[in-house]
Context: one part of a larger RNA
């Protein structure tokens, strides 16, 4: 781990509530006693229960009473069913659906054969080393001290085996072992180490003291009882099919993973158009947007009090100002706690349509109270987050099927069964993998198949504008001059350090010079002319679509092959594709007709709620099988949506089902489930 067996809503009392049966303004008997055909059945028993009138605290009165001065107003009744079995749902009380604690009591009990600590009597300790006091001699003093050598045999001394311990490593760690083994280590005449008897125990013993030990148990041993302690926790709770079909919020709570009312489900009564929606009208609003009349924020200018700076000044006028700036003008903004304005939606009311997908009222049973992602409108956070917290819709939760490669919550679609039938959605149609190798363009970058700012003669489309056969850009080759070296300035300034001014003149055109360059000049060179050359050539803006900006960790990829379309954008038209729809049969529920079978709705599904069944065990009646072969077992074939059933064969050798009710120890795959088997 696997088989077989066991294995969890009972029983009992009130208490409601539905079914149902019997009486019925009444129903009913409890104990107990009597009779029988005695585990049971019949009768006797009106004690007691409940109903049949209420109102007050209460006297007390009564279809009425109670408060009140009231005949006034209010409250609570009043206008007739009960009642007692059965049977089911559910509550309360009880171990209350099983199993499962840590714990807590207990003047109940076992235990010191393991270990602590204590008594009593034994035992045991190789070898070697060190050499305390005593004493002795012998020196020394006055005597003593002292000094020396012997001698002696002390010590929780020393080194080290037996013995006793566990410092240290490795090994072992489903072990040889529930503490070990090996190599080292510590003590080993001592508060030593052992042997046998024996004392001391559960809020107690014992402890050189660790909360250590007291039989592999110790912050209170074990065994037994209170005990089925309690568990707002965990897990598990057994046959079938039919309807229906949730919530993961409010509000409270020692309350947050638990309950209670309430939402929301569903079953039964009732109600009888009220309801979702949708049309019409009338409503209030202050959001989004907008604006800036208000309150606040704010930019630039103007204008101009104040106030700085500077100047002047004995004082008192004064003057400048690219400084700060209030009110104020003028352009231009900006606000959840701003409004002069101001929508769609929501939202209320009233009418009409609406027999539903319902509504509302009473009951009986619930479940739910950690919800999650996507859009959308907001809060907090960093306009983070698969993040959090409202608010609104939807999907997932409780939904399968198709597409997103693969993927609860995203698109599509809600799946009673069956079929080798059509039609379609999202999504696609080259191969994998069903289905288009269609027209017009666009892309070259494997962009498609991530990415910002910023950045560029990519490329296509449009549109402005300049400049052009009276020759334009480009390129080449000539000219590019004169006063003049303008004038200051300067050591020089001669287009070309600076400052001024920028004319005139000759032309085809030529600048009081755009750069380089010289000490200054020279020098090259540009604007500008000409010439060769012969058609477009400059700047802008706006879309489209590519190009860089683009760095991560095991082997890359768009799902993959592959692809220049089979990419993008237009257009048209087939076609593929699901449990959708549709068509055939089929099976169930409701509804409506109804004549028993037609139409219509409909049938996803957790937690639950509600119907109907099947099976097992024993009873009680009836009518039965069965040695010509029961039940078990096994293999087939048949019937039922299903739980199962039946029927034949084999094998088995003595009991066994049907139908009609009844009652239960009543259905296993799960529980680290129990027990026994491999």
């Nucleotide at each position: 781990g696997c088989c077989u067996g066991g294995g969890a809503g009972u029983u009992a009392u009130u208490a409601u509530a539905u079914g149902u049966a019997g009486c019925a303004a009444g129903c009913u008997u409890a104990a107990a006693c009597c009779u029988c055909u005695a585990c049971g059945a019949g009768g006797u028993g009106c004690a007691g229960g409940c109903g049949c009138a209420g109102c007050g605290a209460a006297a007390g009165c009564g279809a009425g009473u109670c408060c009140g001065a009231a005949u006034a107003g209010g409250g609570c009744g009043u206008c007739g069913a009960g009642u007692u079995g059965c049977a089911u749902g559910u509550a309360a009380u009880a171990g209350a659906c099983c199993c499962g604690a840590a714990g807590c009591g207990g003047a109940g009990g076992u235990g010191a054969u393991c270990u602590a600590u204590c008594c009593a009597u034994g035992g045991c300790c190789a070898g070697g080393u060190u050499g305390a006091a005593g004493c002795u001699u012998a020196g020394g003093u006055a005597a003593a001290a002292c000094u020396a050598a012997g001698u002696g045999g002390a010590g929780g001394a020393c080194c080290g085996a037996a013995c006793c311990c566990a410092c240290u490593a490795a090994c072992c760690u489903u072990g040889a072992g529930a503490a070990g083994u090996u190599a080292g280590g510590g003590g080993a005449u001592g508060a030593g180490c052992u042997g046998u008897g024996g004392a001391u125990c559960g809020g107690a013993g014992u402890g050189a003291a660790a909360g250590g030990c007291u039989a592999a148990u110790c912050a209170a041993a074990c065994c037994c009882c209170g005990c089925g302690a309690u568990a707002g926790c965990u897990g598990g709770u057994u046959c079938u099919u039919u309807c229906c079909g949730a919530a993961a919020u409010a509000u409270a709570u020692u309350u947050a993973g638990g309950u209670a009312u309430a939402g929301c489900g569903u079953c039964g009564c009732g109600u009888g158009c009220u309801g979702a929606c949708u049309c019409u009208g009338g409503g209030g609003g202050g959001u989004a947007g907008a604006g800036c009349a208000c309150u606040g924020a704010a930019a630039a200018g103007g204008c101009u009090a104040g106030g700085g700076c500077c100047c002047a000044u004995a004082c008192c006028c004064g003057g400048g100002u690219a400084c700060c700036a209030a009110a104020c003008c003028u352009u231009a903004u900006c606000a959840a706690a701003c409004u002069c304005c101001g929508a769609a939606u929501a939202c209320c009311c009233a009418g009409g349509g609406g027999u539903g997908u319902a509504g509302c009222g009473c009951g009986g049973c619930a479940g739910u109270c950690a919800g999650a992602c996507u859009g959308u409108g907001g809060g907090g956070g960093a306009u983070a987050a698969g993040c959090u917290u409202c608010a609104u819709a939807g999907u997932c939760g409780a939904g399968a099927g198709g597409g997103a490669a693969a993927c609860a919550g995203c698109c599509c679609a809600g799946a009673c069964c069956a079929c080798c039938a059509a039609u379609u959605a999202a999504g696609g149609u080259c191969c994998c993998u069903a289905a288009a190798u269609a027209u017009c363009g666009c892309u070259a970058a494997g962009u498609g198949g991530a990415g910002a700012a910023g950045g560029a003669u990519g490329u296509g489309a449009a549109u402005u504008u300049a400049c052009a056969c009276a020759g334009a850009c480009a390129a080449u080759a000539g000219g590019g001059a004169u006063g003049u070296u303008g004038g200051c300035u300067u050591a020089g300034a001669g287009g070309c350090a600076g400052c001024c001014a920028c004319c005139a003149u000759u032309u085809a055109a030529a600048c009081a010079g755009u750069g380089c360059g010289u000490a200054a000049u020279a020098g090259c060179u540009g604007a500008c002319c000409u010439a060769u050359c012969g058609a477009g050539u400059g700047a802008a803006u706006u879309c489209g679509c590519g190009c860089c900006g683009a760095a991560a960790a095991u082997g890359a990829u768009c799902g993959g092959g592959a692809c220049u379309a089979a990419g993008c954008g237009a257009u048209a038209u087939a076609c593929c594709g699901a449990a959708a729809u549709u068509g055939u049969g089929g099976g169930c529920u409701c509804u409506a007709c109804u004549u028993u079978g037609u139409a219509g709705a409909g049938c996803a599904g957790u937690a639950g709620g509600a119907a109907a069944g099947c099976g097992u065990u024993c009873c009680u009646g009836c009518a039965g099988g069965a040695u010509c072969g029961a039940a078990g077992c096994u293999c087939a074939a048949c019937c039922g949506c299903g739980a199962g059933g039946u029927u034949g064969g084999g094998u088995g050798g003595a009991c066994c089902g049907g139908c009609a009710g009844g009652a239960a120890g009543u259905g296993a795959g799960a529980a680290u489930c129990c027990a026994g088997g491999c």